Glycine riboswitch aptamer, 92 nucleotides, folded computationally. Its mean pLDDT, the model's own confidence on a scale to 100, is 79. It matches the Rfam family "Glycine riboswitch aptamer". Rfam's curators write: This family represents the bacterial glycine riboswitch. The sequence was found by an Rfam model in a public genome assembly.
RNA sequence: AUGGGAUUCUGGAGAAGCCCGCAUCCGAUGCGGGGGCCGAAGGGGCAAGGCGCGAAGCGCUCAAACUCUCAGGCAAAAGGACAGAAUGAUGA
Numbered sequence: 001a002u003g004g005g006a007u008u009c010u011g012g013a014g015a016a017g018c019c020c021g022c023a024u025c026c027g028a029u030g031c032g033g034g035g036g037c038c039g040a041a042g043g044g045g046c047a048a049g050g051c052g053c054g055a056a057g058c059g060c061u062c063a064a065a066c067u068c069u070c071a072g073g074c075a076a077a078a079g080g081a082c083a084g085a086a087u088g089a090u091g092a
Stems, first nucleotide, its partner, number of pairs: 001090002006087006018034006036074003042070001043068003049061005
């Protein structure tokens, strides 16, 4: 100086501690059912542009914090995109 990946630390939003039934060690627990909600793990979708076909047009490719809510989540805890710092690593 670089800093893609890895490790550590720090910060880090949103949305019902929902309702009903049964059981219960009466707990904020377990099981079943019900619809409501959130977007920032992950996942899916799409633009401009590019490429191909002689053209129209069609096809392929193509991003996100946009969008969908499959997954996940809706007290705390955990997780958490992203950001900062450090270590390590590489080069001089």